[in-house]
Context: one part of a larger RNA
RNA sequence: GCCGGCGAGUUAUGUUAUCAUGCAAGGUUAAGAAGAAGAUUCGGAGCCGAAGCGAAAGCGAGUCUUAAUAGGGCGAAUAAGUAUGGUGGCAUAGACCCGAAACCGAGUGAUCUAUCCAUGAGCAGGUUGAAGUUAGGGUGAUACCUAAUGGAGGACCGAACCCACGUGUGUUGCAAAACGCGGGGAUGACUUGUGGAUAGCGGAGAAAUUCCAAUCGAACUCGGAUAUAGCUGGUUCUCCCCGAAAUAGGUUUAGGCCUAGCCUUGAAUUAUUUCAUCCUGGAGGUAGAGCACUGAAUGUGGAAUGGCCGCGUCUAGCGGUACUGACUGCAAUCAAACUCCGAAUGCCAGGCAAGUAUGUAGAGGAGUCAGUGUAUGGGUGAUAACGUCCAUACGCGAGAGGAAAUGAAUCCUGACCAUCGGUUAAGGUCCCAAAGUUUAUGCUAAGUGGAAAAUGAUGUGGAGUCGCACGAACAGCUAGGAGGUUGGCUUAGAAGCAGCCAUCCUUUAAAGAGUGCGUAAUAGCUCACUAGUCGAGUGGCUCUGCGCAGAACAUGUACCGGGGCUUAAGCAUAACACCGAAACUGUGGAUGUUAAUUUAUUAACAUGGUAGGGGAGCGUUCCAAGGGCGUUGAAGGUAGAUCGUGAGGACUACUGGAGCGUUUGGAAGUGAGAAUGCCGGC
Numbered sequence: 001g002c003c004g005g006c007g008a009g010u011u012a013u014g015u016u017a018u019c020a021u022g023c024a025a026g027g028u029u030a031a032g033a034a035g036a037a038g039a040u041u042c043g044g045a046g047c048c049g050a051a052g053c054g055a056a057a058g059c060g061a062g063u064c065u066u067a068a069u070a071g072g073g074c075g076a077a078u079a080a081g082u083a084u085g086g087u088g089g090c091a092u093a094g095a096c097c098c099g100a101a102a103c104c105g106a107g108u109g110a111u112c113u114a115u116c117c118a119u120g121a122g123c124a125g126g127u128u129g130a131a132g133u134u135a136g137g138g139u140g141a142u143a144c145c146u147a148a149u150g151g152a153g154g155a156c157c158g159a160a161c162c163c164a165c166g167u168g169u170g171u172u173g174c175a176a177a178a179c180g181c182g183g184g185g186a187u188g189a190c191u192u193g194u195g196g197a198u199a200g201c202g203g204a205g206a207a208a209u210u211c212c213a214a215u216c217g218a219a220c221u222c223g224g225a226u227a228u229a230g231c232u233g234g235u236u237c238u239c240c241c242c243g244a245a246a247u248a249g250g251u252u253u254a255g256g257c258c259u260a261g262c263c264u265u266g267a268a269u270u271a272u273u274u275c276a277u278c279c280u281g282g283a284g285g286u287a288g289a290g291c292a293c294u295g296a297a298u299g300u301g302g303a304a305u306g307g308c309c310g311c312g313u314c315u316a317g318c319g320g321u322a323c324u325g326a327c328u329g330c331a332a333u334c335a336a337a338c339u340c341c342g343a344a345u346g347c348c349a350g351g352c353a354a355g356u357a358u359g360u361a362g363a364g365g366a367g368u369c370a371g372u373g374u375a376u377g378g379g380u381g382a383u384a385a386c387g388u389c390c391a392u393a394c395g396c397g398a399g400a401g402g403a404a405a406u407g408a409a410u411c412c413u414g415a416c417c418a419u420c421g422g423u424u425a426a427g428g429u430c431c432c433a434a435a436g437u438u439u440a441u442g443c444u445a446a447g448u449g450g451a452a453a454a455u456g457a458u459g460u461g462g463a464g465u466c467g468c469a470c471g472a473a474c475a476g477c478u479a480g481g482a483g484g485u486u487g488g489c490u491u492a493g494a495a496g497c498a499g500c501c502a503u504c505c506u507u508u509a510a511a512g513a514g515u516g517c518g519u520a521a522u523a524g525c526u527c528a529c530u531a532g533u534c535g536a537g538u539g540g541c542u543c544u545g546c547g548c549a550g551a552a553c554a555u556g557u558a559c560c561g562g563g564g565c566u567u568a569a570g571c572a573u574a575a576c577a578c579c580g581a582a583a584c585u586g587u588g589g590a591u592g593u594u595a596a597u598u599u600a601u602u603a604a605c606a607u608g609g610u611a612g613g614g615g616a617g618c619g620u621u622c623c624a625a626g627g628g629c630g631u632u633g634a635a636g637g638u639a640g641a642u643c644g645u646g647a648g649g650a651c652u653a654c655u656g657g658a659g660c661g662u663u664u665g666g667a668a669g670u671g672a673g674a675a676u677g678c679c680g681g682c
Base pairs, nucleotide, nucleotide: 001682002681003680004679005678006677011093012092013091014090015089016088017087018086019085020084021083022082023081026048027047028046032042033041034040052059053058062074063073064072065071096234097233099231103224104223105222106221107220108219114198115197116196117195118194119193120192121191122190123188125157126156127155128153132149133148134147135146136145137144161185162184163183165182166181167180168179169178200216202212203211204210209218237617238616239615240614241613242612247260248259249258250257251256261368262367263365264364265363268360269359275355277353278351279350280349281348282347288341289339290338294335295334296333298331299330300329301328302327306323307321308320309319310318311317371396372395373394374393375392376391377390378389379388380387401412402411403410416589417588418587419586421585422584423583427579428578429577430563431562432561436576438575439574440573441572442571443570449565455549456548459546460545461544462543463542464541465540466539467538468537476533477532478531479530480529482506483505484504487501488500489499512527516525517524590607591606592605593604594603595602596601597600618671620668621667622666623665624664625663626662628660629659636655637654638653639652640651642649643648
C1' cells in the first nucleotide's frame, strides 16, 4: 500500500411538542398480592385536570394592594383533559466515536547513575633531585660556600588503567554513542572489586535543569478514569419536496455561545392583508449649484489704525511714504463637519385594475455569526493593492452547460429523465475545429493587429483655413549684396557680428548701422534683399483616422491557443447567410402542487442545490403469527444479454451438501471508503 473483518446519536429517568389508541369533566394506578417469570384480576396510596388571587390567615369568578366601593396587578368571561405507546427536541447521566499535555492517591525502584560509609585491590619502565645529614672550606660565633649523601613532590616522560580534546568512517550502523588515527591524566581532589545508606511535594549534585535502570523543569507501575478538550479528525443504504447564513445586540467575548434576522414542518386565521407596475399626496437637504451665513482664498480701488522719514517754538501740528492693511466697493474662486437654493432615485401613506399568491400571530425542528468577487456611491490608503471598512445590486458560496486557449466571483444561460430531432444566446465562420477564403466602401505596412506614458517626428489618409503664383510664384543655377562709416560709447583693441545706446541718410533693380560662421582687431565666407534663367503649382496653421520612436532579463520562440495571415484570416462602417448551450422547442416518460370535474382522469405550472427541515421507501439480524420450499438438493459461491426511478429483487446453469424464504406485525449490537482508525492476510 491493497484486500477482508471490526468500527461512531445508544440506554435509563424526567420534561416538552406532535401523532396513534382508550376513556372523558374526568383520566390513571404505583409498590405489592394472585397468576404459568405471561395475559389478566385485585390494589385508589398517589399523580394530572376541572379556579383563581394573596407572603399568609384567608376569600373565591374573583382576589391582592389600599382608608377607598378609586386606580392598578394577576385571573374568569373566550372551557378538554388524562393514561399508554411511537416519533422530534431538551435536561441529568461517559451521552455520537477516537484523541491530550496534565492533576491526585497508593505503591515499586540507587544491579544504570550521583554522593557517602565499611572492607579489599591496582599503578611496567625511565627522569628530576626539596628538606635533612656527613665531610671540607669559612666566621669571634652564627651566617654562608663546595662536594657527597639523601629521596620529597595534587613534580617530569611514558605503558597497563581511567578519560573523551580534534578529525575521518559510521548514520535502515558492528553499535539506540561504536571503530580508526592522533589527544589528556597516569602516587593522586587517582582508579577499581564487594557489601551497605539516601526515593519522587523526594534524593544526590567540584552546579550542567546534571543524574535517580536507553525515561527527568519533577522517575516508573496501578488506580480515581470513558479526567476534561468552546479544539482537530471521523460518523456507514436510496429516492422525492422546500431550502439558508457568514448580519444586529450582548458576552473575560472575538475561530465559542444566547436572543433577533434569514430556512423548514404541520395546524390556524384574515381577504385586501403581501409583492411588483401605474396614479395621487407627503416628509427630507444628498448629487449638482451657489457665496446670502460660517470659514478659506486671489486681484484691484477706497481706507481707519499703527510704524518709518522730513519740517516744526522739537509740542501742538503739517507734509511725505515701493511699510502695515481692520473695514469696504468691484471682479473671479473653494468647503465632509458652509447653505440664499436644490434634483433624480429611494422611503411613507392613500387609490384603480389585473395577478399560477402571499402576508400575519403562535407552536415543533434547524443551520448560520471566518464570507468572497464584480459594478456603483463613499471612508481609509498614495483617487496603491486579488488592501481595508461601510452602503446598494448581481453572481460565487450552494450553480452544472456554452464563451473568455487555460480561470469560483467576467459574458450568455438557471441542468426532472430519454432522444444519431429543430431554432437561437454570448461568441464565432482559412486549417487544427462546427460554420463565409461572403458582399460593398475605405484605412493600416507597423506582423500594427497580437502589452505601456510624458514627449518627439517632412509616416500616411480625411476635413478646413490663411498666403504667394503665367503681371512667372516655390526650389535650383548665374550675378549683385554698395556709399556716409571703423555709427556713438566702452575698450589694450571693438571695424555689421564681446557689451551698452541709437538704428538715420544717400546711390539704387536691390542691399539690415546687419542672419550665422570667422579674426587679437581687420580680412574672408554667408544670409536677408534684388535682377536674370527656368515654366506650374507652392508655403504656413487648425481639427481628425490609422500607424512610427520612446520599449532591456532571467531553461526555449514565449505579450495571436498554434499553424499561419498583408486590396487580410488586421482595423472602421454597412449588409446577408450560417455555426453555436443542459436556453427555447418537437416526441415519449416520471414526480410534485393547484384547479376542475367524470374520482381517476384532464389541464396549468413546477421539479439546480451545500448547511438544514420535511416526506416515502430498500436491505440486514432476531422475535410472534399465518402460509410455504428443501438430499428429485436449503444457505453460501461463480456466471449470465432479466425486472425496478433507486436502495435493491427475481430467474437459469454449474458448484455446494442442510437448512431457508415469503406475508402481516414487532424489536434492533441495522447498512463503511476515508477517523496519520483497530486486527489479520499478502
Molecule: large-subunit ribosomal RNA, domain II
Organism: pig gut metagenome